[in-house]
Molecule: transfer RNA
Organism: Candidatus Woesebacteria bacterium
Parts: sequence; structure tokens; C1' cells
RNA sequence: GGCUACGUAGCUCAGUGGUUAGAGCGAUCGUUUCAUAAGCGAUAGGUCAUUGGUUCGAUCCCAAUCGUAGCCA
Repeated sequence: GGCUACGUAGCUCAGUGGUUAGAGCGAUCGUUUCAUAAGCGAUAGGUCAUUGGUUCGAUCCCAAUCGUAGCCA
């Protein structure tokens, strides 16, 4: 330098053109206990990498850029 895949919550990931974007783990609070853990309930936490485009509508499709990983040279 070329090609491919990926980028969504603190971590691991789902989602897929349609109106509040989710799960598990983690965090905080409550409950329970003599106490801790486990259990149960609740709460917070997101610029869906960035910009532009297509569309009535984009996390989803397209392009460019950025980053990560791999392959080739």
C1' cells in the first nucleotide's frame, strides 16, 4: 500500500428499515440476615465510532473518514 471483518451501556454481546434501543454480568439503593454472601425488587448508565447521502422514516442501506483485528504484498 491492497483486501476482508468488526465498531451498540463500565465489560461480553443481541437487535435490524417503523415511532420508549435491549439482555447477562457489573454499579447504586432497598429488602432479607446477628453479619456477609446468595436470593428478591427498584434505579442509574447509550452522540448505536464520525460526517455526508438514500428514504415519508436509518442503530439497520450506500459512500468517505477514523479506530481495532486478520490476510496478501